[in-house]
RNA sequence: AAAUGAGGUAGAGGAGCAGAAACGAUAAGUACUGUUUGGGAGCUUGGACAAAGCUGUGAAAAAGCAGGAAAGGCAAUUCUGCCGAAGUCUCUUAUGGUGUCCGGAUAAGAGAGCUGGGGCUUUACUGAAUAAGUAAAGCACUGUCACGGGUGUUUCCGUGGAGAGCUGCCGCGAAG
Numbered sequence: 001a002a003a004u005g006a007g008g009u010a011g012a013g014g015a016g017c018a019g020a021a022a023c024g025a026u027a028a029g030u031a032c033u034g035u036u037u038g039g040g041a042g043c044u045u046g047g048a049c050a051a052a053g054c055u056g057u058g059a060a061a062a063a064g065c066a067g068g069a070a071a072g073g074c075a076a077u078u079c080u081g082c083c084g085a086a087g088u089c090u091c092u093u094a095u096g097g098u099g100u101c102c103g104g105a106u107a108a109g110a111g112a113g114c115u116g117g118g119g120c121u122u123u124a125c126u127g128a129a130u131a132a133g134u135a136a137a138g139c140a141c142u143g144u145c146a147c148g149g150g151u152g153u154u155u156c157c158g159u160g161g162a163g164a165g166c167u168g169c170c171g172c173g174a175a176g
Stems, first nucleotide, its partner, number of pairs: 007170005014083001016082006024074001032067006042054003046102005086115003089111007116142002119139008144161006
C1' cells in the first nucleotide's frame, strides 16, 4: 500500500410477505326464536368435577310450519408497512359463561430452534367446504453464492450450500 474482518448504510429476488378498510359471494335457509306433533327425564361450557339455574304446570332426541343471523376463512380493489419480509415449533404471560383441572382458540414476549422464494402433487390436521391455511415428503421453476466444464466476451451446462446469506458504498482495528 492492497485485499479482508467487526460494524454502519442503501438495495435486489416476484404469482414476493404481512396488516387495515369498505364491498361482494359463500357460510345458510344453518345456528337461533316461536308454535304444533312427539317423547317421558333429563338439560344448561369442548371434556371432567363442583356450584347455580330450568324441567311431570313436561326435559333431551326427532319431525312439520313461520321467522331467520353472525364470526372466522375467501375472490378482486384501495391504502400502509416491508425483503426473516413472514410462517412454524418450544416456553412464559393474559383473555374466554361461576370455581378447579385438562384441551383448544386469540394476543403479546423470548429463543443463533427450522424454512432463500413462490407453484404443483400426495398424506395428515384445522375448517361448512372440493375454498383456504399449516406440517412432512416428492417434482420441476426461480433468485443468490461457491466449485467444475464450455465459450473471444456476453452467456450456457452440471454439482452443491444457505438469509447469521447476496450486491453496492463507507469502514481498514489486532495478528499474519
Model confidence (mean pLDDT): 77 of 100. A computed fold for a 176-nucleotide RNA from Alkalicoccus daliensis, annotated as Lysine riboswitch aptamer. Lineage of the source: Bacteria > Bacillati > Bacillota > Bacillaceae > Alkalicoccus. The sequence was found by an Rfam model in a public genome assembly. Its Rfam family is "Lysine riboswitch aptamer". Rfam's curators write: Riboswitches are metabolite binding domains within certain messenger RNAs that serve as precision sensors for their corresponding targets.